[in-house]
Molecule: transfer RNA
Organism: Solobacterium sp.
RNA sequence: UGGGGUGUAGCCAAGCGGUAAGGCAGGGGACUUUGACUCCCUCAUGCGUGGGUUCGAAUCCCGCCACCCCAG
Numbered sequence: 001u002g003g004g005g006u007g008u009a010g011c012c013a014a015g016c017g018g019u020a021a022g023g024c025a026g027g028g029g030a031c032u033u034u035g036a037c038u039c040c041c042u043c044a045u046g047c048g049u050g051g052g053u054u055c056g057a058a059u060c061c062c063g064c065c066a067c068c069c070c071a072g
Base pairs, nucleotide, nucleotide: 001071002070003069004068005067006066007065010024011023012022018055026042027041028040029039030038048064049063050062051061052060
């Protein structure tokens, strides 16, 4: 430099045009002599960034950024 892939909450991770599941972690409570386990509730302007298309974009298109792989 060229080609390909990935980017979603503190971490993992689903989604495939109709407004974002789940798990872990965190907070509160029940239970328990205490703790653990278990159960209930709860949690955050969360979709890398800037534009475009659309009534509507995490999702489609373009640029850029970061990381990974391949080639030179």